[in-house]
RNA sequence: GAAAAAACAGGCGAUGGGGCCCGCCUUUAACCGCCGCACUCAGCGGCUGAUGGCUCCUACCUCUCA
Numbered sequence: 001g002a003a004a005a006a007a008c009a010g011g012c013g014a015u016g017g018g019g020c021c022c023g024c025c026u027u028u029a030a031c032c033g034c035c036g037c038a039c040u041c042a043g044c045g046g047c048u049g050a051u052g053g054c055u056c057c058u059a060c061c062u063c064u065c066a
Base pairs, nucleotide, nucleotide: 009026010025011024012023013022016057017056018055019054020053021052033047034046035045036044037043
């Protein structure tokens, strides 16, 4: 690098990865953030967060010290 066999369920929870836990869905699914104006086609403005929860790492942001 290639091939074969066997075993293990898999996917998802608004921005990345690991571990643990929780919840949801079974491919016609779960999931694809919020608020206001406006509207029921659509458009405009504003806001929070790398977690579903905990924790660690990475990225980003703020403050302080050297």
This is a predicted structure of a 66-nucleotide RNA (Fluoride riboswitch aptamer (crcB RNA motif)) from an Aquificota bacterium. It matches the Rfam family "Fluoride riboswitch aptamer (crcB RNA motif)". Rfam links the family to the GO terms response to fluoride and positive regulation of gene expression. The sequence was found by an Rfam model in a public genome assembly.